[in-house]
Molecule: SAM riboswitch aptamer (S box leader)
Organism: mouse gut metagenome
């Protein structure tokens, strides 16, 4: 850079000890224990197998508060709202 997906799903565990939710603005989560590590789990993009419109497995990633937590830019709308874009995340190339 291209492309697909992003409203589902996943812990009463151990260690740890103050931060975390990308950035900004909000709004939240956190000593009834944040980040991180381990274990555990979810899912099925790649991968493998099969009786191949599909199914099974789980080796490589990924993920496990809130829609990508919400918003910004644009369309529609009186408004609540809704659709799209941008940005971001993840996979594959």
């Nucleotide at each position: 850079c291209u492309u697909a997906u992003c409203a589902a799903g996943a812990g009463u565990g151990a260690c740890g000890g103050a931060g975390g939710g990308a950035a900004c603005g909000g709004c939240c989560c956190g000593a009834u224990g944040a980040a991180g590590u381990c274990c555990g789990g979810c899912a099925a993009c790649c991968u493998g197998c099969c009786u191949u419109u599909g199914g099974c497995a789980a080796g490589g990633u990924g993920c496990c508060a809130a829609a990508u937590c919400c918003g910004g830019c644009g369309g529609u709308g009186a408004a609540g709202a809704u659709c799209g874009a941008a940005a971001g995340a993840u996979g594959a190339g």